[in-house]
RNA sequence: AGCAGUGACACGGGGUGUCCCUCCAAGGGAGGGGCUGAGAAGAGACCCGUCGAACCUGAUCCAGCUCAUACUGGCGAAGGGAUGUCCUGCCGGGCCCUC
Repeated sequence: AGCAGUGACACGGGGUGUCCCUCCAAGGGAGGGGCUGAGAAGAGACCCGUCGAACCUGAUCCAGCUCAUACUGGCGAAGGGAUGUCCUGCCGGGCCCUC
């Protein structure tokens, strides 16, 4: 130098939905409950950072299913998308010493 790491630190990226009920100064907001999820704004959390389906776009997309979201399949490995330093291990090279 290379490879690996579920390592450390720093920095950065991202989402926050759906259904029901109640209230209000009501095309919206607040509170309570159900569902899914890592996370549904107590956030100093959670997830993700190029080996990148975290997340965004297409998309108020298409099919199935669901109270609805979710989920499954498609779209689709399509287009985008946020990284540095150190440490550890493995492997290899150079130099020195000893036998």